[in-house]
Molecule: small-subunit ribosomal RNA
Organism: uncultured bacterium
RNA sequence: AGAGUUUGAUCCUGGCUCAGAUUGAACGCUGGCGGCAUGCUUUACACAUGCAAGUCGAACGGUAACAGGCCGCAAGGUGCUGACGAGUGGCGAACGGGUGAGUAAUGCAUCGGAACGUGCCCAGUCGUGGGGGAUAACUAUCCGAAAGGAUAGCUAAUACUGCAUACGAUCUGCGGAUGAAAGCGGGGGACCUUCGGGCCUCGCGCGAUUGGAGCGGCCGAUGUCAGAUUAGGUAGUUGGUGGGGUAAAGGCUCACCAAGCCAACGAUCUGUAGCUGGUCUGAGAGGACGACCAGCCACACUGGGACUGAGACACGGCCCAGACUCCUACGGGAGGCAGCAGUGGGGAAUUUUGGACAAUGGGCGCAAGCCUGAUCCAGCAAUGCCGCGUGCAGGAAGAAGGCCUUCGGGUUGUAAACUGCUUUUGUACGGAACGAAACGGCCCUGGUUAAUACCUGGGGCUAAUGACGGUACCGUAAGAAUAAGCACCGGCUAACUACGUGCCAGCAGCCGCGGUAAUACGUAGGGUGCAAGCGUUAAUCGGAAUUACUGGGCGUAAAGCGUGCGCAGGCGGUUUUGUAAGACAGGCGUGAAAUCCCCGGGCUCAACCUGGGAAUGGCGCUUGUGACUGCAAAGCUGGAGUGCGGCAGAGGAGACUGGAAUUCCUGGUGUAGCAGUGAAAUGCGUAGAUAUCAGGAGGAACACCGAUGGCGAAGGCAGGUCUCUGGGCUGACACUGACGCUCAUGCACGAAAGCGUGGGGAGCAAACAGGAUUAGAUACCCUGGUAGUCCACGCCCUAAACGAUGUCGACUGGUUGUUGGGGGUUUGACACUCUCAGUAACGAAGCUAACGCGUGAAGUCGACCGCCUGGGGAGUACGGCCGCAAGGUUAAAACUCAAAGGAAUUGACGGGGACCCGCACAAGCGGUGGAGUAUGUGGCUCAAUUCGAUGCAACGCGAAGAACCUUACCUGGCCUUGACAUGCAUAUAGUAGAAGGGUGAAAGCCUGACGAGGUAGCAAUACCAGUAUGCACAGGUGCUGCAUGGCUGUCGUCAGCUCGUGUCGUGAGAUGUUGGGUUAAGUCCCGCAACGAGCGCAACCCCUGUGUCCUGUUGCCCCUUCCACGAAAGUGGGAAGCACUCUGGACAGACUGCCUCGCUUAAACGAGGAGGAAGGUGGGGAUGACGUCAAGUCAGUAUGGCCCUUACGGCCAGGGCUGCACACGUACUACAAUGGCUGGCACAAAGGGAAGCGAGACCGUCAGGUGGAGCAAAUCCCCAAAAACCAGCCCCAGUUCAGAUUGUCGUCUGCAACUCGACGGCAUGAAGCUGGAAUCGCUAGUAAUGGCAUAUCAGAAUGAUGCCGUGAAUACGUUCCCGGGCCUUGUACACACCGCCCGUCACAUCACGAAAGUGGGUUGUACUAGAAGUCUGCAGGCUAACCCGCAAGGGAGGCAGCGGCCCAAGGUAUGACUCAUGAUUGGGGUGAAGUCGUAACAAGGUAUCC
Repeated sequence: AGAGUUUGAUCCUGGCUCAGAUUGAACGCUGGCGGCAUGCUUUACACAUGCAAGUCGAACGGUAACAGGCCGCAAGGUGCUGACGAGUGGCGAACGGGUGAGUAAUGCAUCGGAACGUGCCCAGUCGUGGGGGAUAACUAUCCGAAAGGAUAGCUAAUACUGCAUACGAUCUGCGGAUGAAAGCGGGGGACCUUCGGGCCUCGCGCGAUUGGAGCGGCCGAUGUCAGAUUAGGUAGUUGGUGGGGUAAAGGCUCACCAAGCCAACGAUCUGUAGCUGGUCUGAGAGGACGACCAGCCACACUGGGACUGAGACACGGCCCAGACUCCUACGGGAGGCAGCAGUGGGGAAUUUUGGACAAUGGGCGCAAGCCUGAUCCAGCAAUGCCGCGUGCAGGAAGAAGGCCUUCGGGUUGUAAACUGCUUUUGUACGGAACGAAACGGCCCUGGUUAAUACCUGGGGCUAAUGACGGUACCGUAAGAAUAAGCACCGGCUAACUACGUGCCAGCAGCCGCGGUAAUACGUAGGGUGCAAGCGUUAAUCGGAAUUACUGGGCGUAAAGCGUGCGCAGGCGGUUUUGUAAGACAGGCGUGAAAUCCCCGGGCUCAACCUGGGAAUGGCGCUUGUGACUGCAAAGCUGGAGUGCGGCAGAGGAGACUGGAAUUCCUGGUGUAGCAGUGAAAUGCGUAGAUAUCAGGAGGAACACCGAUGGCGAAGGCAGGUCUCUGGGCUGACACUGACGCUCAUGCACGAAAGCGUGGGGAGCAAACAGGAUUAGAUACCCUGGUAGUCCACGCCCUAAACGAUGUCGACUGGUUGUUGGGGGUUUGACACUCUCAGUAACGAAGCUAACGCGUGAAGUCGACCGCCUGGGGAGUACGGCCGCAAGGUUAAAACUCAAAGGAAUUGACGGGGACCCGCACAAGCGGUGGAGUAUGUGGCUCAAUUCGAUGCAACGCGAAGAACCUUACCUGGCCUUGACAUGCAUAUAGUAGAAGGGUGAAAGCCUGACGAGGUAGCAAUACCAGUAUGCACAGGUGCUGCAUGGCUGUCGUCAGCUCGUGUCGUGAGAUGUUGGGUUAAGUCCCGCAACGAGCGCAACCCCUGUGUCCUGUUGCCCCUUCCACGAAAGUGGGAAGCACUCUGGACAGACUGCCUCGCUUAAACGAGGAGGAAGGUGGGGAUGACGUCAAGUCAGUAUGGCCCUUACGGCCAGGGCUGCACACGUACUACAAUGGCUGGCACAAAGGGAAGCGAGACCGUCAGGUGGAGCAAAUCCCCAAAAACCAGCCCCAGUUCAGAUUGUCGUCUGCAACUCGACGGCAUGAAGCUGGAAUCGCUAGUAAUGGCAUAUCAGAAUGAUGCCGUGAAUACGUUCCCGGGCCUUGUACACACCGCCCGUCACAUCACGAAAGUGGGUUGUACUAGAAGUCUGCAGGCUAACCCGCAAGGGAGGCAGCGGCCCAAGGUAUGACUCAUGAUUGGGGUGAAGUCGUAACAAGGUAUCC
């Protein structure tokens, strides 16, 4: 630091996801040790049990327990001593410990402030005198189950209370007044003594007071979450005066007075939340969090209240109310773990009912000491961080095993074994700490003192004290011994193979894997990463510049309010002076410690602990500066405005008015149609329409001018005239003197449609009606037609209200057109030129993702406002506001997807455009579709009807030929190393083989006379061959053509498809290859940021057409000659010959080469002509670019994988592939007279022939037979060509057409013609009289028509492949159909239009809204109620201390009781907010193949959209 994911690809926008770090975590698998940390995040839920706050006898009366002493003979007594239960009293219990419910400010953080308090502590000053009355404990009696209580009596104090005194203190009218105290202990020389002590002194304590320290209370400023779908809140409320109250300021409280106070800089309300130092993350700025540690706050079962006290409205105190739990004798009582452990519950989840006060700290105490779940330790937990270990070295036969394999090997892997070494950890044994020093004792010394005593400070020596713990640590011994897992391996992301599975099971963070070869599932081997852990889940930050302060955007991606005016707010020209709020600089204070960082130190290191420093961006105080901003004052004219002169204009409002046209009405003329459409119909018209003429009525809109023109803020504005009125531009001067810009809330305007009231209504026209169209047509088209459109007034307030571009200002090259002014030049006009303000086109720089924008910016900047943050849900729901309504505005969430989108690119497509071609259409000829038959296919049938081919491009196709065979199918009978190949092992002479026999349908099975080898070697023997057995294996037309090779079809013999370099573009890509011509052609020429090249085209090849040369048998016969026949013509044969034909070799020939014309700057090229056998690629063939169709073929062969192995292999017999209600394709034969039949007669080419072709001859009506000459063939044979031609008959009919079907008799092939061959004779004589919709072929030696041959083949073509004969018609032309090519255009398509895609309905499911209501929670208001308690009042009741009084008694004070104010819970009523639920209902999302249509994307077939 980035990466994956939208696309066929690209750039951009934009979301989603990942890699990192972290955690008080949890879960899964696994688990050796140690150190240091951490451990109920959930129910502030309920708690059994134990412990967590006591202590002091040096305050007191005392003596229940223990120990000791004393007395006593003993029983026992005695507080005498150490001590001490309970009690009085003092101090503490307000700390320490827990928790985070509440709290958005009575809190916290930072910085300040003034009107306060303060036990213990420190320092100072002054005191500490003298009395009194009670009371608990205790004793006695009594009540109660208990908890507890009552009465009577005794007693002490540092308990209580007066008196005295008063340095301070408080009050004050400045005269004065008020108000204290407590003792206890140690020691002791004189003196005194009631023998207790006094007295002196020391220590501790007590009272008053001053100051301090620390702590606490209070006030202010600044900061401190979200929601405006919370906009107004507030009556003690805001302030004053005066009382009261408090430690203290203050509406803190009360009376009166005033009407304030808070709030858009967000009051109030609602939700959420303890705050901070800090923690996590981040480069930082930020964001998230607030466990542990530290500071503050709040709370202690829930709510309220006070008491005591220095301090509380008190966690382990009290009172009351409530809920809950427990005890009970039912009358009453008790309790509060959010202390430490622990229990239940909740939960994914969080520990021991441990040890010790040894240390640190706290309370009490003079102290010893006691108490301390604070604390220190231990236990549990891999919860985290850190460290260590699980061995090290050697060791290749690269062992075995595993896995893979191309079977060679590779890998696990020096890994193991084995050898040597070491011993951390663990185990055993032994030693053994630091943490401990105060205090105490002794000695020395200082203070105090009368004192060497006591007490106390300092120094030295020294005894005791350890929970952890016999722990850390150290030593010794044995021994590799005790110790490795987890996740991942498709990309991101390091790491790959095999098997299993077969869209199943499963995986998945995103993209996505899995439908028979899965590196993605599961397992294994191997590998990668981390490691006592590893993964997953959850959560935070990061990446995310994806809320953008640092650091984003708004023409088309999300995003400029429809437009203006304008308060607040923000910003603001220029000069001078002052000021010092901002700003800048210096100093001071503070910013707790811990944390982070730096430098050191201590644990063996580290984590951890620790010393010092730095830092803590902040806040406050203070000094200075005066540039800038602000503020104040005074000026200036450039911004802005005013006055004056001109100008243009559909700017606005009102009134009046004009002509054309439509319609209607009246009248005339006139007659049968008019209107309308793609075509029609509805409609109008003989009751007179349309047409036409004249007149009239009424409403609406204003042709030409008219324009890319003008005006307006926008919406918008158009006949003419008048009136009123707003704004703009321009010119030159004068004036004001910053008066400005923008603008949240607000106000105004705001097309069309719509609404209300009243008018108006010609035309047009939603709704509606009818007619068409259509499968349907609630549409498009037509005929009608009402609201509405128009006017007045009032609403509505939205538009693709668009330049999809907010307003204002400044700056930055130009060119051209146009509108309105002004200047210069000119006598003037035109023209030219300068300038201001608009409005258009093109373009520099620059900007932009690109498209594009470009002085009218989307450029470079400034000011202000508005808006955006993935798609859908949704501009929807709820709530508010506005509206008469329709609706508008503001505006979410749940849920769901991994995209949605912008621009551009290449294709493909279009019922888009332009150009061009093709038997594509047209023009013709002949067919198919109808019939019968043949053949193939589908379907059906069947034991089987084997399999494949399926639009063109399957269907007379694989099959160039199924009776058996073929044959793959079915039935039945058989074989199992096999019908066939190779190898190994063993055996093998009556062996292999085999005439024959039995059985059988055959195969097979059983038997079997006879009966063997080859090579080497003298031989033994070995090897080979054969056979048998066994093992490896054979075999498979079994599956997958979607695993493949090869071959083939098709677009298409269409003219295309690409590359290198260069250039352009961010890029995909473009250019070249487009353009202008031309061609059959990307053929050629020209032009051009392209220049070249390749595969295709063409040519080269073959056949054919002409000629020349060569060749001369088996071919030929012109000339010459011989023989035979014949009247002759002539025919047949031979010789000779090679002229001709012919055979088959070589060569020539054709190239737009020549001429004319056209095109043109030219060229290419075109048209015509000459010559030529042939003329513009002469005709035909072969030849098939890059690619497309997962096109076809595993059954032609080959081949990966899978499957079968006494069978899915092999053999045999029979059957089937030929089956037949039907449908389709391809053919043949016909329907007849251009014909049929009979007779005669002529002319081919190309092929084939030895298990062959087979002549002549003979037989048969014929198929054919007999026979065999000749021929391996230019020699012989197949071989007859047929149509044609010449005659004759038929005479338009189901016929002398046609030949199916059937009967019968035959022939041939073949082991065999039944299923199931071909052919022949005789007989029979079906359909069919030219074929509906539709559809095919063909452009010349072609179509049509006629026959011939061949391959396959025993036989079996109407098929296939070839051959020759006869031999046409037509093409105006490219509008249309089909296919194709090039360019261009649109696109929401890219599986590419057989595309994409919308909505209703039906089904399932999810979340949400509404809903008669129902049930909770919070809260407001009003009334009621009134516990405990403070305060206050009180006739009466009770009452030791003090006062008066001799006393009785009274007073002060107190107590109980009662009343009052306030007030918690509770009650009643009524609102608000919120949650849950609700029959039913509404839309929305999602879902595999459902239904109906086809709305959108192309002109999407009616352009689309608001």